[in-house]
Molecule: SAM riboswitch aptamer (S box leader)
Organism: Hyphococcus luteus
């Protein structure tokens, strides 16, 4: 890089450096020289793998003790990641549902559903 699940409506900023662009993309809305973005130190939110320990069940036992596996609820931020403006900031593509507009085909606003895309965890080759 590619492919698989899995989760995205909470939560968490100060400080130094630099100096124009930045929210992936297009379009809208924002941040941003009162300094964004990014780097770097410190802080902190989060329980994804990992780790504790309970409790059911089901395997191993002849049976107990013990050990393994699921499940279900908890706990921990001294372990590996990640995050710390705005729901992934909105929409974009298919469908639905209420309301406006048209004679009709249209078309607009507003909600919900899915899909796609991106992020992030864990696994795979």
């Nucleotide at each position: 890089a590619a492919c698989u699940c899995a989760u995205c409506a909470a939560g968490a900023c100060c400080a130094g450096c630099u100096g124009a662009g930045g929210g992936a993309u297009a379009g809208g809305c924002c941040c941003g020289u009162u300094g964004a973005c990014g780097c770097u130190g410190g802080g902190g939110c989060a329980a994804c793998c990992g780790c504790c320990g309970a409790a059911a069940a089901g395997c191993c036992u002849g049976a107990c003790c013990g050990g393994c596996u699921u499940u279900u609820a908890g706990g921990a931020a001294a372990g590996g990641u990640g995050c710390c403006a705005a729901u992934u900031c909105c929409u974009g593509c298919g469908g639905g549902a209420a309301g406006g507009u048209u004679u009709c085909u249209u078309u607009c606003u507003u909600c919900c559903c899915g899909a796609g895309a991106g992020a992030u965890g864990a696994g795979u080759c």